[in-house]
Predicted 3D model of a 329-nucleotide part of an RNA (large-subunit ribosomal RNA, domain IV) from uncultured marine crenarchaeote AD1000-325-A12. RNAcentral holds the full RNA, with entries from Rfam. Its Rfam family is "Archaeal large subunit ribosomal RNA". Rfam links the family to the GO terms ribosome and structural constituent of ribosome.
Context: one part of a larger RNA
RNA sequence: AGUAGACGAGGGAAUUCGGCAAAUUAGUCCUGUACCUUCGGAAGAAAGGAUACCUGCUUUUUUUAUGAGGAAUAGGAAUAGCAGGUCGCAGUGACAAGGGGGUCCCGACUGUUUAAUAAAAACACAGGAGACUGCUAGUCCGCAAGGAUGUGUAUAGUCUUUGAAACUUGGUCAGUGGCGGUACCUAAAACUCAAGUUCAAUUGAGCUAAGGGCCGCUUAACACCGGGAGUAACUCUGACUCUCUUAAGGUAGCCAAAUGCCUUGUCGGGUAAGUUCCGACGUGCAUGAAUAGUUCAACGAGGGCCCUACUGUCCCCGUCUGCAACUCG
Numbered sequence: 001a002g003u004a005g006a007c008g009a010g011g012g013a014a015u016u017c018g019g020c021a022a023a024u025u026a027g028u029c030c031u032g033u034a035c036c037u038u039c040g041g042a043a044g045a046a047a048g049g050a051u052a053c054c055u056g057c058u059u060u061u062u063u064u065a066u067g068a069g070g071a072a073u074a075g076g077a078a079u080a081g082c083a084g085g086u087c088g089c090a091g092u093g094a095c096a097a098g099g100g101g102g103u104c105c106c107g108a109c110u111g112u113u114u115a116a117u118a119a120a121a122a123c124a125c126a127g128g129a130g131a132c133u134g135c136u137a138g139u140c141c142g143c144a145a146g147g148a149u150g151u152g153u154a155u156a157g158u159c160u161u162u163g164a165a166a167c168u169u170g171g172u173c174a175g176u177g178g179c180g181g182u183a184c185c186u187a188a189a190a191c192u193c194a195a196g197u198u199c200a201a202u203u204g205a206g207c208u209a210a211g212g213g214c215c216g217c218u219u220a221a222c223a224c225c226g227g228g229a230g231u232a233a234c235u236c237u238g239a240c241u242c243u244c245u246u247a248a249g250g251u252a253g254c255c256a257a258a259u260g261c262c263u264u265g266u267c268g269g270g271u272a273a274g275u276u277c278c279g280a281c282g283u284g285c286a287u288g289a290a291u292a293g294u295u296c297a298a299c300g301a302g303g304g305c306c307c308u309a310c311u312g313u314c315c316c317c318g319u320c321u322g323c324a325a326c327u328c329g
Stems, first nucleotide, its partner, number of pairs: 002323007010315002014313001019310001027051005036041001038164001052086007060078007087091001099308007106300002111123002127162007138149004166294003170225003175222002177218005184213003191206005226244005253287001254284001265281005
């Protein structure tokens, strides 16, 4: 020096990507308990007190004996309490046994997952929505026979999507897709007719399915949701006007957000000092409504920040114990 432990003056996160690790707390009884809330919770919130042994007394329950299955008396066991006393630094004396609080992001929740580097914000979920399907169905497996869903029947099954609840879910059918229609146009082979041939080949015309054209519908289908000027009695801004243009020009909301390049944006808060954090602002490189938007109690071995307690993480290292190793024998 390693490894597994123990203790540590003063300070107390100055350590570090980060309190990682360690320490603190801890059982039971009593008191007491905030914001918020879906009124269930939050909550063991937080914050306090008690706790051993001996003696006496009281409360409640129960049991034994005597007694009459009564009253009562004398004992035992337990329960709750009061008073006095004893000992120690310390009484859940060892073991066992939550540190706590505030705020934001994400996901509602319990659950599931990369057996052997990832447990999560990923998957699932209850709930919402759409599509197909009347059963000889629809969907799936199989070349087929046949089989699954299902010995089920639309309050059912399959597929897609979103993801509790609350408040909501705006505009656009031009493109792509889906569905429907279609007087008319287009449209292959076969077939028909004609030319041609001894028969054929070959050539031409006609007819025509699906499809396409054409016409509609459809966005909780895939998706998409503008630009340039001028304008108000200081300035700034622009409710207002003009103009180009589109299928429509981003609505309600929300934001330097897990989404903002510039950017450590600007202002406020917290610190003596804060690229992180919280609250605002918004011409937002490139937010935005089931590719869901916003909010949200509870929950989380999830992520960020702060406070308190605590500590060898550190200032700054020291001592001790076990083991292994090393040196000598």